[in-house]
Molecule: small-subunit ribosomal RNA
Organism: uncultured beta proteobacterium
C1' cells in the first nucleotide's frame, strides 16, 4: 500500500461492498495441559439464607455462662468476684475509612492553572497545667403493662460519664478600665522517708486540660476547557448591584428589610434531548474519530421524596424522625425490613461465577499489649471470555501397498503418508522427594536515653523460637509406554486454495458484483487442496481504507454546489513611513502536569504473557526574564487605495407631461355582386336583410415599419416614433484638494419579467377558460371559425424563472491577432494611420480542465470576504415557525428503498436528420401469379401409423437427382438375444450345390451330393469361410445443432475489413481508411501526420467471339478422276467448314477535346471485338446461438429378450378447408388437317437398338450396327406452303368418367405410366395485392440428361425464333461512404411515461 462494482469499450465524478485491528462479547461446531488477567453492558427491577464493623477490664459498677482457686459438707451438693477472664449495662474511639453503583447530574461536576475570607480528631514539634469538691444515673433489685417489639415505675451503686469552685503563660471578648473560659485519671516499678493498715511519697510510661506552629485532609472563590437540536430567539423579581441586619468553620442575595433597575444572550442565553467526568482504552503515519469494562483520582447515590441530631468530620449503604410504595409478623390493639457490600435466588435477557478457605502476607479499627475483627485483602473453585506458552511424536521406510477419488484407461493423486523398523518420553498415569513467600510482634543478651535507680519504660544491635489459608501446590527424580490427545472454515472474482458425481431457475448459495433453466471449479455431496489452530467460523460494535465533513487534506459552467440583483449595521481582512509600548508571536528559565498505562533500558518466573527499578515522555496550563522583524494597540506624516471640484463626450438609463403616422378593428355614407373567408383537404363561421373588394369622412384603443447593428445604457428585472421639464449613472484630459475616508458582508433593507390577486378605469387588436368545426380508434390536444378573464392605466400585493454567462463582489500578475462603441494625444490637405483609456465581440500562446472547452473581459497564477454541496428516489415533499387576501413563498425533515443515479468523450446501430452514389429499387416497358382445373409441396385436420427435418425474405416442385414391395427411420402382428454387422477366446465342420414338409414370412425340420488352397515325408499346423458355447462387446435414423467438427444458406460479388511501424488523445479510441476528383470497384490520381503491408476488388482461370499456324480421321470437299435413282458412295487432297493443340489479338495503344499539364471521362480512327467484350468458376473480417447429432464424424445422457435385429401387412398417397410454386388453359399473332425446311448439347453394353414385318395406337416381333466425331437414341417445335374453322362455352379448353387395351415388375386393390374410342367439368384473361426481366435478354417454341425396372408438368442443361423500354433518382425496398442528434448497446422489434 489498495480492491470490486454503473459503460459495447474509456476517462472522471459518486455512492455501495470487501481485505486490517479491535472487544467485559454472543451463537454455531470442535476440544489435551498449564500461566497470567477477565466475567450482569439488559430490571438504580424484586430478595429467602449466611456473613459484610467492632474493639478497649491498663475508664467503670460489676459478674449471667465457661475454667481454676479457696471454704462447708460423708455424698449429691452448696457458698465464695480471690484468679482467668467477661454476656448485659455505664463510658471512650471507631462506626464519616474500606465495599459497591452510575439513576441522577451539561454544571453546586470533571480536567488544567490559580486565589483567599476558613475548619480539623489521630500524628509530630516545642510550651504551660493536671489542685480542691458536688449531684446523679444505667447495670442490677422489686413490682406493673404489652402477642411482640419494647415501656412504666420504686429503691442501691460507680467512673477517664456529668456539675461547679480555684487557678490562666498562651487563648477569646472589650468602651482598653477591664472581663470570661479548663482539666482525669490508669498501669509498670521502686532506696530512703512517713503512715496500724491500704497507702503516701518518688518515678516511668499511657491519657487529660489551654494555648502555638506544623503536615496531611477537608470546605470556599475565579479562569480556561467540557455532547446535540435555532422546525427552541429571546430568558430573569432575590432576578443584577447597593446598605444595613442576620447565620456560616468560612467569602458570598447564602437569608432578610430599603434602594436602585439592572442581569445574560446570535462568541447562543433560556428551552428540549442525551450523558457522570478524567488519567486513559481500541484504532489511524498522523492530524482525527468511537469509547470510559478491568485498574487509579474525583463526583453522585444507598427502597422513593424529605428532615434534621451526634460527631473533629455525616445531613450517614448495614444510624435516627417524618411521608409514600412494596414485602413480612400479628393476640388486629400494633410492629419490622431495605444486597447498587461477598456470596446466593427469582426474574428480565443473546449473555456474565461458589450460598469455598484464611487472616498466613498487605493494609484498616480498637488495644500498653497478647489480642480481637475485617466477604478490604491473600487464595481456592467455575467458564477457551481474551493474552501467552507447551503438546498431540521424531529419523528412517518405494512393492510408490490396499482402499478412496480421478482417467485421455497409458495412468495420475491421497503419499513417505501408512504399514514395517530404530528412537525419544514434554503432557497425561503411578511412585518418591518437596520450597521460596516469615519478618516483626516475643524470649535472652547487650549498647543508648530518661531516671535517685543496676526497676520500668522507649529505641537500637546481636542470638534464639512460634507464626502458610493456598498445599503437600510450584518445583525434582524414577518407572512403564507412541502411549492419553485435532479441529474449524473456506476452494467464481475480490482472495491463497479444483475436480468427480447428484440437483436443473428446482432445491439452495450470496459480504459486493453475482451463481443454479441437463456437461454448474458459485447449490448438496466425495476426493483433493488452501488457511488457521485448541481453537475455527458467523453475528454485533469501533476505528481504518473514506481525501466519502477536506484544519493537515475536496469542490460549486456542463457531475451535487454561486443567493435573481444591489446597499448596507455587526464581523472578516486591509497601502507608504517614523517613533512608543508589549496584548499576539518567538526564545530561555521556574512550577506543575497524581500513581498506574505507551516508549526505551535492565531484572524476576525454565520462555512468554505478566510482574517489578529506572529514565524519556505527558506535544498543555501558570508564572518570569528577554526579542521588537511581523499582526494588533497608541501618537505623528504622506500619496500610490478611495472621494470632491473644475472641463468635456456617448447614451433605448428612470419618472412626469404633451403629441405624430401608418396598420387592425368598428360606425356613417356612396359604387357594387355573389360570394368571401379557412385548409392538407374540409367544415363550422359572414354574406342577396348586399358581405368580400373600393372611395370619402367619423370613433377608439394599442404598438411604435425603415434607422436596427455579436450596436448603446442599466446593479439585476429590463430599457426604443417625436418633443418638452425634473433625475440617476458611467466615460476621458489635465490641474487643485481631502488624507486610508478602502474591500466584502451573517441578519436587515431596497429593487425585482410573466402570470396571478384587490379597488377603480379602459378594452382596438391578440387570446388561458368556454363553444362549435374538423382530425383521430379516441382527440377533454396540435388545426379552423368565435369567444371572456387577461393584455393597457393609477394605486396596493404576490416575489417567484432555463431570473443563465447555468460562471458571486473586490484587488494584483501573466504572450498575441483581428473587428466594433465612446473619449483623448499624435502624424497627415484628406482617405487613412500610430499610441492610449474605457466598454462589447472573434480566434487563439503558456498555463488550467475528467473531457467538451476557458483563455489579459479566465475556467490560467494568487490574496480578501460572504453564499452553497457532500450517492439516486421519497422531496424542494410532510410537519412546525414566519410572510401572503388568497394562489402560495420561505426555512425545511424523516420512515422506507436502489446500487447504482449522474458528467464529458469513444465505436457502433438507429432517425417518419441532412449531403453524395449505386442496384429490375422505382419509373418506362415486355410478360406473369393472386380467379380455373388438375399436379407439387406446406399449415390443419383426421389416422394405428399418416416416420423425421426445413418455418419472413434466406421454409413450402426444400433435405427427396424418382415412397406399389424394398427404399423406411412410422403403425399392427409373429419372431430372435454375442445378435443383421467387427475384432478377440474355444470347440466341430471345407465352402458349397439339390432337394421335401409346416408357416404369411422370418423362421424350423429332414434327406442327398461334395471334399478344395498353402507349408510338411507324414501326423499335423496355417489362411479363408460355414456352425455352435461362453464373454468382453456390438447395435440405436432413440435425445441435446444451444456441447461440437465438417459442410451450407444469408447479407452479398456488396466494397469493404483490417494490421505493422509512427504521430495525436489520460483513455476507450484516432489517423491511416477522411478530403478534391474519378471508377463497376478502398479503381486510380492529387492533396495530407502519416509510411508502408495483408485478406478482399480487378487478373490470373474456364467457355464464348476473330485470324493465323500445327494435325487431318470417324470429320470435310475447292479443284481433279470414278460413280449413283440420288448421296464425300469410292480415288484422291486437306484449301474451306469442322475438331482440338499451341499461340496471337484489346492495352485507354493512337488521334482530337474536357479535366489541374493528374487520374479519368467524352467522341473518333482502326479493329472480330473498345474501355471488366459476353458468360461461367471464384463469396473478404464477420452478421443470424442461422440449417443440418437424419450425409458422415463426435462428446455428454438414455436404451441392451430392447429405444437392437429379422419379416408379414399397411402407412409416409388420407381430406371440411388454408398458402406457396409449377403445368395446361380460356382462344384467330388461333385450333386443326395435310406437305415441307433448319439445331446445339447429351446418353448407350444387366446398354442404345436399326432396317423390315404386325397393330389404328401404346406397342410387339426382328436383330444389322454401335464401348461410338464412325453405329444407335433422332421425326426437332415453333417456322414456312396449302385447306377447313368465323367468335360460340365453340373443331376452344382439356378435368372427371365408362370401356376396352400396352408396357414394367414376384405383384399395379390400397398405389403406376401409356394407347385407343366414347364422356367433354370449370375456364371467356382474373379483387386487394404481387414477381420475373435491361439483348442474344424478356416472351416464345422443342429437345436431351441425371435419378430410374417402371414412372417427370419438377430439377439440371441445349439450342431455334426474337422484342419493347430506361425521362430520370422525388418516392417505395436494399446498400455503400460522410455528417448530425440520441437518455438505444439483446442496438428502434431499442428505450421508456402515464393509467
Nucleotide at each position: 500500500a489498495g480492491a470490486g462494482u454503473u459503460u459495447g469499450a474509456u476517462c472522471c465524478u459518486g455512492g455501495c461492498u470487501c481485505a486490517g485491528a479491535u472487544u467485559g462479547a454472543a451463537c454455531g461446531c470442535u476440544a489435551g495441559c498449564g500461566g497470567c488477567a477477565u466475567g450482569c453492558c439488559u430490571u438504580a427491577c424484586a430478595c429467602a439464607u449466611g456473613c459484610a464493623a467492632g474493639u478497649c477490664g491498663a475508664a467503670c459498677g460489676g459478674c449471667a455462662g465457661c475454667a481454676c482457686g479457696g471454704g462447708g459438707g460423708c455424698a449429691a451438693c452448696c457458698c465464695u468476684g480471690g484468679u482467668g477472664g467477661c454476656g448485659a449495662g455505664u463510658g471512650g474511639c471507631g462506626a464519616a475509612c474500606g465495599g459497591g453503583u452510575g439513576a441522577g447530574u451539561a454544571a453546586u461536576g470533571c480536567a488544567u492553572c490559580g486565589g483567599a475570607a476558613c475548619g480539623u480528631g489521630c500524628c509530630c514539634a516545642a510550651c504551660g497545667a493536671u489542685g480542691g469538691g458536688g449531684g446523679a444515673u444505667a447495670a442490677c433489685u422489686g413490682c406493673g403493662c404489652g402477642a411482640a417489639a419494647g415501656c412504666g415505675u420504686u429503691g442501691c451503686u460507680a467512673a477517664u460519664a456529668c456539675c461547679g469552685c480555684a487557678u490562666a503563660c498562651g487563648a477569646c471578648c472589650u468602651a482598653c478600665g477591664g472581663g470570661u473560659g479548663a482539666a482525669a485519671g490508669c498501669a509498670g516499678g521502686g532506696g530512703a522517708c512517713c503512715g496500724c493498715a491500704a497507702g503516701g511519697c518518688c518515678u516511668u510510661g499511657c491519657g487529660u486540660c489551654g494555648a502555638u506552629g506544623g503536615a496531611g485532609c477537608g470546605g470556599c472563590c475565579g479562569a480556561u476547557g467540557u455532547c446535540g437540536g435555532a422546525u427552541u430567539a429571546g430568558c430573569u423579581a432575590g432576578u443584577u448591584g447597593g446598605u444595613g441586619g442576620g447565620g456560616u468553620a468560612a467569602a458570598g442575595g447564602c437569608u432578610c428589610a430599603c434602594c436602585a433597575a439592572g442581569g445574560c444572550g446570535a462568541c447562543g442565553a433560556u428551552c428540549c434531548g442525551u450523558a457522570g467526568c478524567u488519567g486513559g482504552u481500541c484504532u489511524g503515519a498522523g492530524a482525527g474519530g468511537a469509547c470510559g469494562a478491568c485498574c487509579a483520582g474525583c463526583c453522585a447515590c444507598a427502597c422513593u421524596g424529605g428532615g434534621a441530631c451526634u460527631g473533629a468530620g455525616a445531613c450517614a449503604c448495614g444510624g435516627c424522625c417524618c411521608a409514600g410504595a412494596c414485602u413480612c409478623c400479628u393476640a388486629c390493639g400494633g410492629g419490622a425490613g431495605g444486597c447498587a457490600g461477598c456470596a446466593g435466588u427469582g426474574g428480565g435477557g443473546a449473555a456474565u461465577c461458589u450460598u469455598g478457605g484464611a487472616c498466613a502476607a498487605u493494609g484498616g479499627g480498637g488495644g500498653c499489649a497478647a489480642c480481637c475483627c475485617u466477604g478490604a485483602u491473600c487464595c481456592a473453585g467455575c467458564a477457551a471470555u481474551g493474552c501467552c506458552g507447551c503438546g498431540u511424536g521424531u529419523g528412517g521406510g518405494a512393492a510408490g501397498a490396499a482402499g478412496g477419488c480421478c482417467u485421455u484407461c497409458g495412468g495420475g493423486u491421497u503419499g513417505u503418508a501408512a504399514a514395517c523398523c530404530a528412537c525419544u518420553u514434554u503432557u497425561g498415569g503411578c511412585a518418591g522427594g518437596g520450597a521460596a513467600g516469615a519478618a516483626a510482634u516475643g524470649g535472652c543478651c547487650u549498647g543508648u536515653g530518661c531516671g535517685a535507680a543496676u526497676a520500668c519504660c522507649a529505641c537500637g544491635g546481636g542470638u534464639u523460637g512460634a507464626u502458610g489459608a493456598c498445599g503437600g501446590u510450584a518445583c525434582c527424580u524414577g518407572c512403564a509406554g507412541a502411549a492419553u490427545a485435532a479441529g474449524c472454515a473456506c476452494c467464481g472474482g475480490c482472495u491463497a486454495a479444483c475436480u468427480a458425481c447428484g440437483u436443473g431457475c428446482c432445491a439452495g448459495c450470496a459480504g459486493c458484483c453475482g451463481c443454479g433453466g441437463u456437461a454448474a471449479u458459485a447449490c448438496g455431496u466425495a476426493g483433493g487442496g488452501u488457511g488457521c489452530g485448541a481453537g475455527c467460523g458467523u453475528u454485533a460494535a469501533u476505528c481504518g481504507g473514506a481525501a466519502u465533513u477536506a484544519c493537515u487534506g475536496g469542490g460549486c459552467g456542463u457531475a451535487a454546489a454561486g443567493c435573481g440583483u444591489g446597499c448596507g449595521c455587526a464581523g472578516g481582512c486591509g497601502g507608504u513611513u517614523g517613533g512608543g509600548a508589549a496584548a499576539g508571536a518567538u526564545a530561555g528559565g521556574u512550577g506543575u502536569g497524581a500513581a498506574a498505562u505507551c516508549c526505551c533500558u535492565g531484572g524476576g518466573c525454565u520462555u512468554a504473557a505478566c510482574c517489578u527499578a529506572g529514565g524519556a515522555a505527558u506535544u498543555g496550563c501558570a508564572u518570569u526574564u528577554a526579542u521588537g522583524a511581523c499582526u494588533g494597540c497608541c501618537c505623528g506624516a504622506c500619496u500610490g487605495g478611495a472621494g470632491u471640484a473644475c472641463g468635456g463626450u456617448a447614451g433605448a438609463g428612470g419618472g412626469g407631461a404633451g403629441u405624430g403616422g401608418a396598420a387592425u378593428u368598428c360606425c356613417g355614407c356612396g359604387u357594387g355582386u355573389a360570394g368571401c373567408a379557412g385548409u392538407g383537404a374540409a367544415a363550422u363561421g359572414c354574406g342577396u336583410a348586399g358581405a368580400u373588394a373600393u372611395g370619402c369622412g367619423g370613433a377608439g384603443g394599442a404598438a411604435c415599419a425603415c434607422c436596427g447593428a455579436u450596436g448603446g445604457c442599466g446593479a439585476a428585472g429590463g430599457c426604443a416614433g417625436c418633443u418638452c421639464c425634473c433625475u440617476g449613472g458611467a466615460c476621458c484630459u489635465g490641474u487643485a484638494c481631502u488624507g486610508a475616508c478602502g474591500c466584502u458582508c451573517a441578519u436587515g433593507c431596497a429593487c425585482g419579467a410573466a402570470a396571478g390577486c384587490g379597488u377603480g378605469g379602459g378594452g382596438a387588436g391578440c387570446a388561458a377558460a368556454c363553444a362549435g368545426g374538423a382530425u383521430u380508434a379516441g382527440a377533454u390536444a396540435c388545426c379552423c371559425u368565435g369567444g371572456u378573464a387577461g393584455u393597457c392605466c393609477a394605486c396596493g400585493c404576490c416575489c417567484u424563472a432555463a431570473a443563465c454567462g447555468a460562471u458571486g463582489u473586490c484587488g494584483a500578475c501573466u504572450g498575441g491577432u483581428u473587428g466594433u462603441u465612446g473619449g483623448a494625444c499624435g502624424g497627415g490637405a484628406a482617405a487613412c494611420u500610430g499610441u492610449u483609456c474605457a466598454g462589447u465581440a472573434a480566434c487563439g500562446a503558456a498555463g488550467c480542465u475528467a473531457a467538451c472547452g476557458c483563455g489579459u473581459g479566465a475556467a490560467g497564477u494568487c490574496g480578501a470576504c460572504c453564499g452553497c454541496c457532500u450517492g439516486g428516489g421519497g422531496a424542494g415533499u410532510a410537519c412546525g415557525g414566519c410572510c401572503g387576501c388568497a394562489a402560495g413563498g420561505u426555512u425545511a425533515a424523516a420512515a422506507c428503498u436502489c446500487a447504482a443515479a449522474g458528467g464529458a468523450a469513444u465505436u457502433g446501430a438507429c432517425g417518419g436528420g441532412g449531403a453524395c452514389c449505386c442496384g429490375c429499387a422505382c419509373a418506362a416497358g415486355c410478360g406473369g401469379u393472386g380467379g380455373a382445373u388438375g399436379a407439387u409441396g406446406u399449415g390443419g385436420u383426421u389416422u394405428a401409423a399418416u416416420u423425421c427435418g426445413a418455418u419472413g425474405c434466406a421454409a413450402c416442385g426444400c433435405g427427396a437427382a424418382a415412397a406399389a414391395c424394398c427404399u423406411u427411420a412410422c403403425c399392427u402382428a409373429c419372431c430372435c438375444u454375442u445378435g443383421a454387422c467387427a475384432u478377440g477366446u474355444c470347440u466341430g465342420g471345407a465352402a458349397u450345390c439339390c432337394u421335401g414338409a409346416a408357416g404369411a414370412g422370418a423362421u424350423u425340420u429332414g434327406g442327398g451330393a461334395g471334399u478344395g488352397c498353402u507349408c510338411g515325408a507324414a501326423a499335423g499346423a496355417g489362411a479363408g469361410c460355414c456352425a455352435g458355447a461362453a464373454c468382453a462387446c456390438a447395435g440405436g435414423u432413440g435425445c441435446u445443432g444451444c456441447a461440437u467438427g465438417g459442410c451450407u444458406g444469408u447479407c452479398g460479388u456488396c466494397a469493404g475489413c483490417u494490421c505493422g511501424u509512427g504521430u495525436c488523445g489520460u483513455g476507450a479510441g484516432a489517423u491511416g481508411u477522411u478530403g478534391g476528383g474519378u471508377u463497376a470497384a478502398g479503381u486510380c490520381c492529387c492533396g495530407c501526420a502519416a509510411c508502408g503491408a495483408g485478406c478482399g476488388c480487378a487478373a490470373c482461370c474456364c467457355u464464348u467471339g476473330u485470324c493465323a499456324u500445327u494435325a487431318g480421321u470417324u470429320g470435310c470437299u475447292a479443284a481433279c478422276g470414278c460413280g449413283u435413282a440420288g448421296a464425300g458412295g469410292c480415288g484422291a487432297g486437306c484449301a474451306c467448314u469442322c475438331u482440338a493443340g499451341a499461340u496471337a489479338g484489346a492495352c485507354u495503344g493512337c488521334c482530337g477535346g474536357u479535366g489541374a499539364u493528374a487520374a479519368a471521362c467524352c467522341g473518333g480512327a482502326g479493329g472480330a471485338a473498345g474501355g471488366u467484350g459476353g458468360g461461367g468458376a471464384u463469396g473478404a473480417c464477420g452478421u443470424c446461438a442461422a440449417a443440418u447429432c437424419a450425409u458422415c464424424a463426435u462428446g455428454c445422457c438414455c436404451c441392451u429378450u430392447a429405444u437392437g435385429u429379422u419379416c408379414u401387412g399397411g402407412g409416409c398417397u388420407a381430406c371440411a378447408c388454408a398458402c406457396g410454386u409449377g403445368c395446361u388453359a380460356c382462344a384467330a399473332u388461333g385450333g386443326u388437317c395435310g406437305g415441307u425446311a433448319c439445331a446445339g448439347a447429351c446418353g448407350g453394353a444387366c446398354g442404345c437398338g436399326a432396317a423390315g414385318c404386325c397393330g389404328c395406337g401404346a406397342g410387339g416381333u426382328g436383330g444389322a450396327g454401335c464401348a461410338a466425331a464412325u453405329c444407335c437414341g433422332a421425326g426437332a417445335a415453333a417456322g414456312c406452303c396449302g385447306g377447313c374453322c368465323u367468335c360460340a362455352g365453340u373443331u376452344c379448353g382439356g378435368a372427371u368418367u365408362g370401356c376396352a387395351g400396352g408396357c414394367u415388375g414376384c405383384a399395379a386393390c390400397u398405389c403406376g405410366c401409356c394407347u385407343g374410342c366414347a364422356u367433354g367439368a370449370a375456364g371467356u384473361c382474373g379483387g386487394a395485392a404481387u414477381c420475373g426481366c435491361u439483348a442474344g435478354u424478356a416472351a416464345u417454341c422443342g429437345c436431351a440428361g441425371g435419378u430410374c425396372a417402371g414412372c417427370a408438368u419438377a430439377c439440371u442443361g441445349c439450342g431455334g425464333u426474337g422484342a419493347a423500354u430506361a425521362c430520370g433518382u422525388u418516392c417505395c425496398c436494399g446498400g455503400g461512404c460522410c455528417u448530425u442528434g440520441u437518455a438505444c448497446a439483446c442496438a428502434c422489434c431499442g428505450c421508456c411515461c402515464g393509467u